Small-subunit ribosomal RNA from a metagenome, 1475 nucleotides, folded computationally. The RNAcentral record of the sequence draws on SILVA. Its mean pLDDT, the model's own confidence on a scale to 100, is 84.
RNA sequence: AGAGUUUGAUCAUGGCUCAGGACGAACGCUGGCGGCGUGCUUAACACAUGCAAGUCGAACGGGGUCCAUCCUUCGGGAGAAGACCUAGUGGCGAACGGGUGAGUAACACGUGAGCAACCUGUCUCAAAGUUCGGGAUAAGCCAGGGAAACUUGGUCUAAUACCGGAUGCCCUCCUUACUUCUAUUGUUGUUUUGAGGAAAGAUUUAUCGCUUUGAGAGGGGCUCGCGGCCUAUCAGCUUGUUGGUGGGGUAACGGCCUACCAAGGCUUCGACGGGUAGCUGGUCUGAGAGGAUGAUCAGCCACACUGGGACUGAGACACGGCCCAGACUCCUACGGGAGGCAGCAGUGGGGAAUCUUGCGCAAUGGGCGAAAGCCUGACGCAGCAACGCCGCGUGAGGGAUGAAGGCUUUCGGGUUGUAAACCUCUUUCAGCAGGAACGAAAUUGACGGUACCUGCAGAAGAAGCACCGGCCAACUACGUGCCAGCAGCCGCGGUAAUACGUAGGGUGCAAGCGUUGUCCGGAUUUAUUGGGCGUAAAGAGCUCGUAGGCGGUUAAGAAAGUCAGGUGUGAAACCUCCAGGCUCAACCUGGAGACGCCACUUGAUACUUCUUUGACUAGAGUUCGGUAGGGGUAAGCGGAAUUCCUGGUGUAGCGGUGAAAUGCACAGAUAUCAGGAGGAACACCGAUGGCGAAGGCAGCUUACUGGGCCGAUACUGACGCUGAGGAGCGAAAGCGUGGGGAGCGAACAGGAUUAGAUACCCUGGUAGUCCACGCCGUAAACGUUGGGCACUAGGUGUGGGCGGUUAUCAACGCCGUCCGUGCCGUAGCUAACGCAUUAAGUGCCCCGCCUGGGGAGUACGGUCGCAAGACUAAAACUCAAAGGAAUUGACGGGGGCCCGCACAAGCGGCGGAGCAUGUUGCUUAAUUCGAUGCAACGCGAAGAACCUCACCUAGGUUUGACAUGCUGGGAAAAGCCACAGAGAUGUGGUGUCCUUCGGGGUCCAGCACAGGUGGUGCAUGGCUGUCGUCAGCUCGUGUCGUGAGAUGUUGGGUUAAGUCCCGCAACGAGCGCAACCCUUAUUCUAUGUUGCCAGCACGUAAUGGUGGGGACUCGUAGGAGACUGCCGGGGUCAACUCGGAGGAAGGUGGGGACGACGUCAAGUCAUCAUGCCCCUUACACCUAGGGCUGCAAACAUGCUACAAUGGCCGGUACAACGGGCUGCGAACUCGCGAGAGUAAGCGAAUCCCUUAAAGCCGGUCUCAGUUCGGAUUGGAGUCUGCAACUCGACUCCAUGAAGCUGGAGUCGCUAGUAAUCCCGGAUCAGCAUUGCCGGGGUGAAUACGUUCCCGGGCCUUGUACACACCGCCCGUCACACCACGAAAGUCGGCAACACCCGAAGCCGGUGGCCCAACUUCUCGGAGAGGGAGCCGUCGAAGGUGGGGUCGGUGAUUGGGGUGAAGUCGUAACAAGGUA
Repeated sequence: AGAGUUUGAUCAUGGCUCAGGACGAACGCUGGCGGCGUGCUUAACACAUGCAAGUCGAACGGGGUCCAUCCUUCGGGAGAAGACCUAGUGGCGAACGGGUGAGUAACACGUGAGCAACCUGUCUCAAAGUUCGGGAUAAGCCAGGGAAACUUGGUCUAAUACCGGAUGCCCUCCUUACUUCUAUUGUUGUUUUGAGGAAAGAUUUAUCGCUUUGAGAGGGGCUCGCGGCCUAUCAGCUUGUUGGUGGGGUAACGGCCUACCAAGGCUUCGACGGGUAGCUGGUCUGAGAGGAUGAUCAGCCACACUGGGACUGAGACACGGCCCAGACUCCUACGGGAGGCAGCAGUGGGGAAUCUUGCGCAAUGGGCGAAAGCCUGACGCAGCAACGCCGCGUGAGGGAUGAAGGCUUUCGGGUUGUAAACCUCUUUCAGCAGGAACGAAAUUGACGGUACCUGCAGAAGAAGCACCGGCCAACUACGUGCCAGCAGCCGCGGUAAUACGUAGGGUGCAAGCGUUGUCCGGAUUUAUUGGGCGUAAAGAGCUCGUAGGCGGUUAAGAAAGUCAGGUGUGAAACCUCCAGGCUCAACCUGGAGACGCCACUUGAUACUUCUUUGACUAGAGUUCGGUAGGGGUAAGCGGAAUUCCUGGUGUAGCGGUGAAAUGCACAGAUAUCAGGAGGAACACCGAUGGCGAAGGCAGCUUACUGGGCCGAUACUGACGCUGAGGAGCGAAAGCGUGGGGAGCGAACAGGAUUAGAUACCCUGGUAGUCCACGCCGUAAACGUUGGGCACUAGGUGUGGGCGGUUAUCAACGCCGUCCGUGCCGUAGCUAACGCAUUAAGUGCCCCGCCUGGGGAGUACGGUCGCAAGACUAAAACUCAAAGGAAUUGACGGGGGCCCGCACAAGCGGCGGAGCAUGUUGCUUAAUUCGAUGCAACGCGAAGAACCUCACCUAGGUUUGACAUGCUGGGAAAAGCCACAGAGAUGUGGUGUCCUUCGGGGUCCAGCACAGGUGGUGCAUGGCUGUCGUCAGCUCGUGUCGUGAGAUGUUGGGUUAAGUCCCGCAACGAGCGCAACCCUUAUUCUAUGUUGCCAGCACGUAAUGGUGGGGACUCGUAGGAGACUGCCGGGGUCAACUCGGAGGAAGGUGGGGACGACGUCAAGUCAUCAUGCCCCUUACACCUAGGGCUGCAAACAUGCUACAAUGGCCGGUACAACGGGCUGCGAACUCGCGAGAGUAAGCGAAUCCCUUAAAGCCGGUCUCAGUUCGGAUUGGAGUCUGCAACUCGACUCCAUGAAGCUGGAGUCGCUAGUAAUCCCGGAUCAGCAUUGCCGGGGUGAAUACGUUCCCGGGCCUUGUACACACCGCCCGUCACACCACGAAAGUCGGCAACACCCGAAGCCGGUGGCCCAACUUCUCGGAGAGGGAGCCGUCGAAGGUGGGGUCGGUGAUUGGGGUGAAGUCGUAACAAGGUA
């Protein structure tokens, strides 16, 4: 510090996710030691048991024990002084310490001030005093009550308990006079008058106490400024409320309380209400600013079963005190009592989850005491827990044949791995033994025989967890087969998974490692630091304007902000740094720094601010003079057109559409003429133009009226800008009332279209559209761009003013200037597109708004509205994206240009018939398999009777039909013969290899292995098809762009062509095109057999038959020729094109081979090869027979026909390509024929196949199911072959089916082509007159042209497509699940209100009853004072009631979301087929 994820790719926006750190954690697996810490986050739920606050005999009386001694009935009793113990009275403490965080949004906390408005036990200092008396009472004793807790009466007694008097340094109050300080009530000091006010002793020889007062320290109380949560879907709250006066109360101010008076007080700077929450130092994180948090430690607060209350006291409204009420638990004799672990342990419960009913007061601290001492679950320690942090160990060095084993393998090896074994060595920690601290100052040590030290033995006792697709370090094998499973995000898994599970290996951490949860970070993703708003989310429809915010020039003053210095404070701990102590570290100790703040104080005055301060004119406004305008409102007027009505003319249709129909019309329409009525809108001008704040505004005239602009001078003197709330205006539609209603026209009706058509089209037509008044308040109210001010190149239009210029006026022109409105464009900005003085540039001020998509602008609540609805505005749930701009493709029922037998123009077919072949389907034991739109279907198959053969049935074999190696064995095996069998095979007989003597060959048995036309063409190689012989596909460098990419390759021409030329930020290059290759067409040269024969010669019935010849044909080989080369026109002086000449051939001459980058997971595992999987007495191998030929049907490709351009018969002419020895087979003979017999020649330019056929000549048939057509069937044969039954071909005789030119539709072909006619070959024993591949013969027609169909190329445009239109995608319905809203109701919580009841208690009144202290007396009294009781105010809980608010639940219902391949349509994306 970043990374992954939207896309085919890119940039930006934007969310989601990850890597880091942390934790009082929990869970999973694992676990050696030590140190230091930490340990109920949930039920402030309930608690058994023990302990947690006592102490003082030096305050007091009594009691008890011991005891000198005495007495004694020897049982014992009494017992001084003294010691010890003690219930009670009394004192101090118990208000500290310890726990918890329920409540509390508050002066509770933090921080800083204030109290002239206060208190303070113990402690310290100072001053003074400590005197005289009195009456009780507990304990005790006696007697009662009660189950108990406890309690009553009588009687005795003490005090540092209680009470009275004296004294008063002094204190308080009243009064007098002065005085210091102060913002006030006041306050400091001195003085004066009067009144009131103290005390306690103990022990002992020195202290501790007691009383009054002052001061201090420490502690507390009260008040104030400032600071720190969410919510406005809480906007108004408040009656002791705000203030005053009198009174009361308190330690103290105060509505703290009360009576009266006034009507105030708080609040958008968020009152009141609701929700949540102890606050802080700090802690975690972060670069910081911040964000989150408030365990342990420390400060403060609050609470102590729940609620209320006071008492005591210096201090409490009191955790281990009291009273009352309530809930709960326990005891009970049923009458009544007892209790409060949120103290330490511990129990139950809750929960994912949190410890021992330990030791000790040795230390530190606290209470009491004069002290010894006692108490102390505070505390110090130990125990449990890897809960955290820190440290240590589980050995170190050597050791290669790189052992064995594991895993893997291309079988060579690699890896585990110096790892182990083995050798040498060490002993930290743990273990055993011995010694032994500091903590303690004299005594005193829980920890603890602990830390630590020494010795001993032995590598000995001590390693796991997660991960290994990317992010993210680390890879292989096997298993599994969209299953099981994984997953933080993207995503893996459908038979070769580095992603699941296991193993080996590796990586990372390590006594831990992972997971889960939470917080911060990354996230600049709430943006102060540090974001945005034209199109991604986001400018309010517009204006006015309140509060607020911001604000021109200058002088003076102040000093609030601001800046500087100083003082105080900022607790300690924490943090940082420097030192030090535990062996180090964690941890601990010391010092320093820091703690942004706040308060006070002294200064500064540039800027901001302030001043009833003064001045200015550049902002703003006023005045005067001009000026443009559909600016607004009201009234009036006008013509054209539509419709309707009346009348005339006139006759059969009109109207409407893609085409029609509905509709109108002989009762006279449409058309046309004239007249009239009525409503609405204002053609041309008219515009990129004008006005207005926006919405919006258009015939003409008049009246009233708002604003702008220009020019000019004078005036005012900052009067300004923006604008939360608020107010006004605000298209269309809609609503209300009343009018109006021509045209248009939702709804509706009819007609069409259609699969349907609740639409588009047509004919009608109601609301509405119009007017007046009143509502509504929304729009893609858009420039999708808030308002204001200033600055920052220009060019060119246009609207409104003004000025200058020639010459003196006017008009034009030109120049300048101000305002408005457009286009282009520089810098700059922007993700890009684009914006660009009318900014989206550069700055300032103010407002509004945004924070992933969906849910949703929805629900609930509130406000407004007559309603429709508007404004405000969530959540649950769900997804990993949604969205922007641009790029490359693809596509379009987008556009432009061009090509192709693509259409058109022609010729001939297919589709109808019969047959052949292939396919589907059906059938079958099997009908083996593959190929399936074009690009499968006379395809693999260039030839299934057996074989082939892969299929079926049956019979057999198991190292095998075939290959290699090893081991062992044999002398046989093969061959021949016979038998059994369908055969394979089996049995029997016969038979016996070579040798260089090493062995080889062969057979049998066994082990490795063979074998597979078994699977996967979606694991592959190779080969092939197709787009397509279409003209394209790319690269290097440069340039442009943030980038994907672009440019080049686009443009203008041209071509069959990205062919070439020109131009151009491109310049070049490659694969394709073309050419080079083969063939064919002309010719030349050479050569001349098996080919040829003109001339010469010979010969034959005849024949190049022979001698010869090379002229010709032909064969072979090598050349020439064609290149737009020449001429002319066009064209850019180009490429090229058109025409012509010459030429055998003319513009790539014809044909072939040749197929760019790529596409289709195209085809083929059954040509072959091959990974993996599968079978191994079988999915291998052998054999016989069957099947691949099966037949209701459908399709594809062909053949033959339907006839006269023909059939048949007879005669007759002319080829080329090819093939041939298990072959072609002449000639001859036989057969009607297929063929047979015999046999020459030829391994072939020699011989044979081999008579080419159509054609030509002649004859016949005469339009018919025929002398057409030949299927089918019967009979007889031939040939091949072991074998023609299933299942061959051919011949002859006989038979003689359908069919008379073929519907919709569809195919081929542009010249030696189509059409037509024969010939040859491969395969092959045989089988193709129909397939395939070749060959020649005869030999046409047509092309105006590119509108349309199909396919393709280039450019451009749109796109929501990229698996790319066979794309994408919307809504209803049906089903399942999920969350939410409404709902008759129903249940509960909370906070209040009204009334009732009214405990305890304080306060007040009363006090006839009761009372020791004091006074007095007449002493059985009276008084003073006090109390019980009673009454009253207040008052908790409780009750009743109607409301508020929040939540749970609810038949039913509403929409929403998500789901596998459901249903119906096709709304959107292309002009998406109606933008």